A computed fold for a 103-nucleotide RNA from Oceanobacillus profundus, annotated as SAM riboswitch aptamer (S box leader). Of the family's consensus pairs, 97% are formed in the model. Taxonomically the source falls in Oceanobacillus (Bacteria, Bacillati, Bacilli, Caryophanales).
RNA sequence: CUCUUAUCUUGAGCGGUGGAGGGACUGGCCCUUUGAAACCGCGGCAACCUUCAAUCUUUUGAAAGGUGCCAAUUCCUGCAAAGUAAACUUUGACAGAUGAGAG
Numbered sequence: 001c002u003c004u005u006a007u008c009u010u011g012a013g014c015g016g017u018g019g020a021g022g023g024a025c026u027g028g029c030c031c032u033u034u035g036a037a038a039c040c041g042c043g044g045c046a047a048c049c050u051u052c053a054a055u056c057u058u059u060u061g062a063a064a065g066g067u068g069c070c071a072a073u074u075c076c077u078g079c080a081a082a083g084u085a086a087a088c089u090u091u092g093a094c095a096g097a098u099g100a101g102a103g
Stems, first nucleotide, its partner, number of pairs: 001103008013042005021031003025078001027076002043070003048066002050063005074095001079092005
């Protein structure tokens, strides 16, 4: 990097360094010098893999070793369908993120 598969309206931030960007991309709308990104320390959330126990064969519970995450639903949106005069609403894809497995 590619493929397969599961999940994505829950949850969880302080400090130091740093010094202008960030929220993947588009269009919006936001966050940010009352300090962005990035890095470090400490803390936390969650439970995909993992471990243990029960169940008794596919579930349940506990733990937290490997990841991940800690503004806004994946912030909304894009493509398609249905409803609708429109605004808009709902659903499903696409794209993206993360885990596990494979190449």